[in-house]
RNA sequence: GAGUGAGGUAGAGGCGCGAAAACCAUGAGUACCUCCCAGAGAUCGGGUAUCUAUGAAGGGCAGGAAAAGGGGAAUUCGCCGAAGUGUGAAGAGCGACCCGUGCUUUUCAUGCUGGGCUUGCGUUGAACAAGCGCAGGACUGUCAUCCAGGCAAUGGCCAGUUGCUGGAUGGAGAGCUAUCUCACGG
Repeated sequence: GAGUGAGGUAGAGGCGCGAAAACCAUGAGUACCUCCCAGAGAUCGGGUAUCUAUGAAGGGCAGGAAAAGGGGAAUUCGCCGAAGUGUGAAGAGCGACCCGUGCUUUUCAUGCUGGGCUUGCGUUGAACAAGCGCAGGACUGUCAUCCAGGCAAUGGCCAGUUGCUGGAUGGAGAGCUAUCUCACGG
C1' cells in the first nucleotide's frame, strides 16, 4: 500500500414506503326507527343472563334515516427492511357475563420478499375499489462475471489497466455507493 474484518455516518432506486387529522365519493336509500301482515322466538356456538303477546324471528308498500372499516387527490410528518407477511410466545380490546371461536391491536423471537406495474387463481371486503397469499409477465435500480466498439485517464509511444456506454447471464437489501474509526496486513 492493494486489500480483509468489525463498527459508525451520510446517501441512491421512484407512479418509492408508511402514518395522521380535515375534506370528498362510496358504503346506502342499506342497517335502524315508525306503520301493516304475521304469531314465538332472538342474540357467532354452548351455558347463564337479557329482550319479547305492551308482539320475537320473518315478510311488505310508504315515511324518516345513519355509522365504521376500506378508498380518493392534495397537505403535514417519519423514512429507504422504507414496509408487508408467515410461524411461535406474551398481553390488551370488541361482541351483555363465562368458556370457545372470530376480529382488531402491541411487544419479542424467527423465516420470506430489492422495487413499482400488470395478468390469472384464492382470500378479506358492499364493491368491478383496495389489501394479502401463490404462480407468471415485461420494466427498473444495484453488484458480480463475460463480450463489444467508441470516448476519457494512465502510459515518451504501443500494449495493458481503470472508468464511462451498450449487450448477455446470474445473485440478493444482513445488499449497494461514498466516507470515517479500530484491528490485521507481503
The RNA shown here (Lysine riboswitch aptamer) has 186 nucleotides and comes from Brevibacillus panacihumi W25. The RNAcentral record of the sequence draws on Rfam and Ribocentre. Model confidence (mean pLDDT): 80 of 100. Its Rfam family is "Lysine riboswitch aptamer". Rfam describes the family as follows. Riboswitches are metabolite binding domains within certain messenger RNAs that serve as precision sensors for their corresponding targets.